Annotation: A computed fold for an 86-nucleotide RNA from a Gammaproteobacteria bacterium, annotated as c-di-GMP-I riboswitch aptamer. Of the family's consensus pairs, 100% are formed in the model.
RNA sequence: AAUUGUAAAGGGCAAACCCGUCGAAAGGCGGGGACGCAAUACCACCGGUCUAACGGAAGAAAUUCCCAGACAGCGGGGUUGCCAAU
Repeated sequence: AAUUGUAAAGGGCAAACCCGUCGAAAGGCGGGGACGCAAUACCACCGGUCUAACGGAAGAAAUUCCCAGACAGCGGGGUUGCCAAU
C1' cells in the first nucleotide's frame, strides 16, 4: 500500500419500545433500552421510500396535484477512519 473480516484484543455505535423535547407531519435531539452493525462515521450526487402544514392550482364537494422537507440502519456512489489477518 492492496485485499479481506475466519480467529483475537481494546473498545465503539444503537433498531423496536418507553419517557422528555422540537416539528403540521415524515422525522430530529436528549435519557432509558439492545435488534443489529467492520463503516450502522460523514455527504441527499443517482435511484428509492416516507411526510405535505402554510401558500398556490383543479374541483360543487369529497379529494387530488405543486411548492418544501425527512430517511446515510433501503440500494448505489463519494470522503474519512480503528484493530487484526494475508
Overview: It was read from a public genome assembly, where an Rfam model found it. It matches the Rfam family "c-di-GMP-I riboswitch aptamer". Rfam links the family to the GO term cyclic-di-GMP binding. From the family's description: GEMM was predicted in a large-scale screen for bacterial structured RNA regulatory elements.